Transfer RNA from Cercophora scortea, 72 nucleotides, folded computationally. The organism belongs to Cercophora, within Eukaryota. The sequence is in RNAcentral, with records from ENA.
[in-house]
Parts: sequence; structure tokens; C1' cells
RNA sequence: GCCCUCGUAGCUCAGUGGUAGAGCGCAUCACUAGUAAUGAUGAGGUCUUCAGUUCGACUCUGGACGAGGGCA
Repeated sequence: GCCCUCGUAGCUCAGUGGUAGAGCGCAUCACUAGUAAUGAUGAGGUCUUCAGUUCGACUCUGGACGAGGGCA
């Protein structure tokens, strides 16, 4: 330099055009003599960013930035 993949909650990841979710973690409550385990509830997101397409975009298109990989 060229090519490919990826960017979503604190972490690991779903979500292929119609109101953003799970597991773990965190907080509160229940249970217990107490702790763990278990159960219930809750908080936590400008979906990296800028534009475009669309009635409507996490999702499709282009640019930028970042991460990983391949070739030379």
C1' cells in the first nucleotide's frame, strides 16, 4: 500500500427495515440464627461517528475513526 471481518449495557454477545435484549456482574427485597446458594424486582444504552436511502435505520449505502486478520 491493497483486501477481508468487526464496533450494541461494566464484561461476553444476540438482534437481517417497525417501541433495543440475554447471560454474567451491580443494587434492593424475600428466604436463613448467619453466610452461600436460590427466587423476585430494579438501575444501567446518543447502538463509534458524519452524511445518504426510506413513511420508518442497530439493520441498507458511502466517508471518517478505532480493533483484529490476510497478502506484498
The same sequence occurs in records of 2 taxa.